[in-house]
RNA sequence: GCCCGUGUGGCUCAGUGGCUAGAGCACUGGUCUAGUAAACCAGGGGUCGACAGUUCAAUUCUGUCCUCGGGCA
Numbered sequence: 001g002c003c004c005g006u007g008u009g010g011c012u013c014a015g016u017g018g019c020u021a022g023a024g025c026a027c028u029g030g031u032c033u034a035g036u037a038a039a040c041c042a043g044g045g046g047u048c049g050a051c052a053g054u055u056c057a058a059u060u061c062u063g064u065c066c067u068c069g070g071g072c073a
Stems, first nucleotide, its partner, number of pairs: 001072005007066001010025004018056001027043005049065005
């Protein structure tokens, strides 16, 4: 340099052109306990990598760029 993949709460990941973007873990508060942990209940936290384009509507499709990973030379 070329090709492919990847990017979504703090972390690991779902998700699909349209309903308020979700789960587990983590975190906070509570119940429980002599206390801690576990368990149970409740809660906060997201510009869906960036910028454009298509569309009535984009996290999702297209283009460019960027991050990370892999392949070829």
Molecule: transfer RNA
Organism: Adineta vaga